The prediction has a mean pLDDT of 81. The RNA shown here (transfer RNA) has 84 nucleotides and comes from a Mollicutes bacterium. The organism belongs to Mollicutes, within Bacteria. The sequence was found in a public genome assembly. Rfam family: tRNA.
RNA sequence: GCCAGUAUGGUGAAAUUGGUAGACGCGCUGGACUCAAAAUCCAGUGAUGGAAACAUCGUGUCGGUUCAAGUCCGACUACUGGCA
Numbered sequence: 001g002c003c004a005g006u007a008u009g010g011u012g013a014a015a016u017u018g019g020u021a022g023a024c025g026c027g028c029u030g031g032a033c034u035c036a037a038a039a040u041c042c043a044g045u046g047a048u049g050g051a052a053a054c055a056u057c058g059u060g061u062c063g064g065u066u067c068a069a070g071u072c073c074g075a076c077u078a079c080u081g082g083c084a
Base pairs, nucleotide, nucleotide: 001083002082003081004080005079006078007077010026011025012024019067027045028044029043030042031041032040046057047056048055049054060076061075062074063073064072
C1' cells in the first nucleotide's frame, strides 16, 4: 500500500426483511429473608434538564438516501486478521 472483519448502556451480548433501540444476563442501587452474613427472591437501573409530569439527546465519527436507519450508501477513526 491492497483486501476482509469488528465497533450498541458500567460490562457481556440481542434487535429476523429498514418500522417502539438496549431484550436476556453480569454488575450496581433499594427492599425481603437472617442474630448477622452468604445464597435465594422482589423492584429499579442509557445520558442531560426537571419537584414531577414530561422534553431533548443517544448504536465509533461526520455526511447522504428514506415518511422512518443500529440495519442501506460514502468518507474517516480505532482494533483484529490476510496479502504484498